[in-house]
About this RNA: The RNA shown here (Guanidine-I riboswitch aptamer) has 129 nucleotides and comes from a Syntrophomonadaceae bacterium. Rfam family: Guanidine-I riboswitch aptamer. A reference for the family is Barrick et al. (2004), "New RNA motifs suggest an expanded scope for riboswitches in bacterial genetic control", Proc Natl Acad Sci U S A. From the family's description: This family represents a conserved RNA structure found upstream of the ykkC and yxkD genes in Bacillus subtilis and related genes in other bacteria. The function of this family is unclear although it has been suggested that it may function to switch on efflux pumps and detoxification systems in response to harmful environmental molecules. The coordinates come from a structure-prediction model, not an experiment, and the mean pLDDT is 78. The organism belongs to Syntrophomonadaceae, within Bacteria.

RNA sequence: GGAAAGUGUGCCUAGGGUUCCGCCGGACUUAUGCUGUAUGCUCCGGGCUGGUCCGAGUGGCACAGGCAUCCAUAAGGGUGAAAACGGUUUCCAUGGGUGUCACACCGGAGGGAUAAAAGCCCAGGCGGG
Numbered sequence: 001g002g003a004a005a006g007u008g009u010g011c012c013u014a015g016g017g018u019u020c021c022g023c024c025g026g027a028c029u030u031a032u033g034c035u036g037u038a039u040g041c042u043c044c045g046g047g048c049u050g051g052u053c054c055g056a057g058u059g060g061c062a063c064a065g066g067c068a069u070c071c072a073u074a075a076g077g078g079u080g081a082a083a084a085c086g087g088u089u090u091c092c093a094u095g096g097g098u099g100u101c102a103c104a105c106c107g108g109a110g111g112g113a114u115a116a117a118a119g120c121c122c123a124g125g126c127g128g129g
Base pairs, nucleotide, nucleotide: 007064008063009062010061011060012059015054016053020051021050022048023046024045025044026043027042030038031037032036065101066100067099068098069097070096071095072094073093103124105128106127107126110122111121112120
């Protein structure tokens, strides 16, 4: 100076917007003697505590998986001139047990998907420590 790796999925949370639902405001129809109020369908507007929805490498839980090691099993390979049988367990394999899977600070900006946005994805990127 440089490269690779730093696992995956599910459920949830921080967070996120607005496709649908809901809520709020307005328009309109109708009822009412008037004002006002209420009001079916429809339309317009508003992220508006919410439901649906999205959702963390550095948040949570769980399952799976990787690595290390131990125990068990004995189909296959090695041994044997060949075949068969028997035995053994170095290696691989299978099942189980135990352990482990660390660290991740600061700071902008840009792009992507979806209805739209985000701590989602590009990205443990880039710059710095």